[in-house]
Molecule: SAM riboswitch aptamer (S box leader)
RNA sequence: ACCUUAUCCAGAGUGGUGGAGGGAAUGGGCCCUGCGAAACCCGGCAACCGGAGACAGAUCCGGUGCUAAAUCCCACGACAGCAAUGUCGGCAGAUGAGGU
Numbered sequence: 001a002c003c004u005u006a007u008c009c010a011g012a013g014u015g016g017u018g019g020a021g022g023g024a025a026u027g028g029g030c031c032c033u034g035c036g037a038a039a040c041c042c043g044g045c046a047a048c049c050g051g052a053g054a055c056a057g058a059u060c061c062g063g064u065g066c067u068a069a070a071u072c073c074c075a076c077g078a079c080a081g082c083a084a085u086g087u088c089g090g091c092a093g094a095u096g097a098g099g100u
Base pairs, nucleotide, nucleotide: 001100002099003098004097005096006095007094008093013042015041016040017039021032022031023030026075027074028073029072043067044066045065047064048063049062050061051060052059071092076089077088078087079086080085
């Protein structure tokens, strides 16, 4: 990098450094942000995996991950609807685990 598979409406800071952006990409929308963005550190959460434990669990340790808003929403299709819009599915993406 690619493939398979599971999950994606739960949870998590009045901290330090930093100093202008950020919410994956493209387009559109809507938001967050000098009452301090990204990033890093600390703290926290507990989804997946491994280990301890065990009838099973609770619990603990470790790896990865996460820590505004549903993956922030829409984009393609089906269905319902006069419409606005709603529901479901797909595409794309993120994370874990396994594989090539």